Source information: RNA, 53 nucleotides, folded computationally.
[in-house]
RNA sequence: AGUCUGGUGGUCAUACUGGUGGAUCGAAAGAUCUGGUGGUAUGGUGGUCAGAC
Numbered sequence: 001a002g003u004c005u006g007g008u009g010g011u012c013a014u015a016c017u018g019g020u021g022g023a024u025c026g027a028a029a030g031a032u033c034u035g036g037u038g039g040u041a042u043g044g045u046g047g048u049c050a051g052a053c
Stems, first nucleotide, its partner, number of pairs: 002053007010045009020035006
C1' cells in the first nucleotide's frame, strides 16, 4: 500500500410513516397544493476502530 469481515459516525438518493406551519375550495365534514421537521427500511459514497490475509 491492497483485499476481505465486523463495529461505529458523516453525507446523498429513494420508499414508507408520525407530527407541524402556510395557501385554496367547502355550510360543515373533509379535500387539494406547498414549506420545515422526527422515525424506519433499502441503496450509493466518505471518515474512523478492530480482526484476518